A computed fold for a 171-nucleotide RNA from Nocardioides nematodiphilus, annotated as c-di-AMP riboswitch aptamer (ydaO/yuaA leader). Taxonomically the source falls in Nocardioides (Bacteria, Actinomycetes, Propionibacteriales, Nocardioidaceae). The prediction has a mean pLDDT of 76. It matches the Rfam family "c-di-AMP riboswitch aptamer (ydaO/yuaA leader)". About the family: This family represents a conserved RNA structure found upstream of the ydaO and yuaA genes in Bacillus subtilis and related genes in other bacteria. The ydaO/yuaA element is thought to act as a genetic 'off' switch for the ydaO and yuaA genes in its native state.

Parts: sequence; C1' cells; structure tokens
RNA sequence: AGUCGUGAGUCGCCUCCGGGUGGCCCACGAGCCGGGGAACCAUCGACGGCCUGGCCGUCAUCUGGGGUGAAUCUUCCGCGAGGCGUGCCCACCCAGGGCGCGAGGAGCGGAGGUAGGACAUGUCGUGUCCGAAUCCGUCAGCUCACCCGGUAGGCGUACGACAGAACAAGG
Repeated sequence: AGUCGUGAGUCGCCUCCGGGUGGCCCACGAGCCGGGGAACCAUCGACGGCCUGGCCGUCAUCUGGGGUGAAUCUUCCGCGAGGCGUGCCCACCCAGGGCGCGAGGAGCGGAGGUAGGACAUGUCGUGUCCGAAUCCGUCAGCUCACCCGGUAGGCGUACGACAGAACAAGG
C1' cells in the first nucleotide's frame, strides 16, 4: 500500500441450453507500497610494508548488526537463569560435585513517565486513546540500470469553530 482487471478450474443459482451470474482457488497483469542493489558522496579501528589523491598484509570487529512499524527512551518495586569470584565439605591421578555468601545481571511480572502516533479533507481548541508486535540471520549507508517481495486481517467516524470537496434528493 491494502484497489482494479483478465484467464483457467471448481461449486451454487438462473437459462431461450447458446450462455449468464456469484463464491472459492490458482496464475498473469495495471496501479500503489516495501526491501536489496553502482559511480559520486558519506561512513571508516590499530600496527606494519610499499610502487603513497592509494594498495597489500596482520590483529580486532558479542556490548553483534539490520528491516517493517507511531511504538523510542526511561524511573521505581518484586522474582531472577547461565557464567564469575569466594568460604567450607566430598573426592583427589586428572576432571569434577554439594552447600552458603558476594558482585553483577539476560529475562519475566507490576506501577508510572516519555520521543512519537490515532480519533476517516485540512487547520485551531477541548477531550479520549495508543506508545505493540514481528522479520532477517553475522549481513545490507545512499544508490542508475537491474533483482525480490506485498497488495492481509480486525475494528471503526468524540465535540465545537472556520475553510474546502464529493454524492444524493428536489427544481
């Protein structure tokens, strides 16, 4: 973004038996949306070497990193894994095991705040809410050509003022 079209199949209904129409499903398109992807630009650790607007090598790069989305950041309370340190005990060839304590702490639950977002054309005012979830899988800056994917589901229009647009009815 969340619409529309075409074709095949299938099911239902109608039929003048030629077909028509609606649902489902698959495929292909149009429109729209999202991601990847050069140059230039941007970003870019340490050390060494060289033919020095740079190239090569080594080390580091887990506190990983990135996408969709408004959904970020943060305070307090409770619980708290693995690992680390430490005291005692068991074992003692090595390796390890049990109990307690300490620092720190992924994560979970609760009560708040907040960047930001919604209330159906726009603005202002008042008011009411949201402030999630999930995907990639060590990897992606921008980005022409080019490549890939999506086009679901569920809800639902607060009030006042100003401005604007469309449709219907009537004439």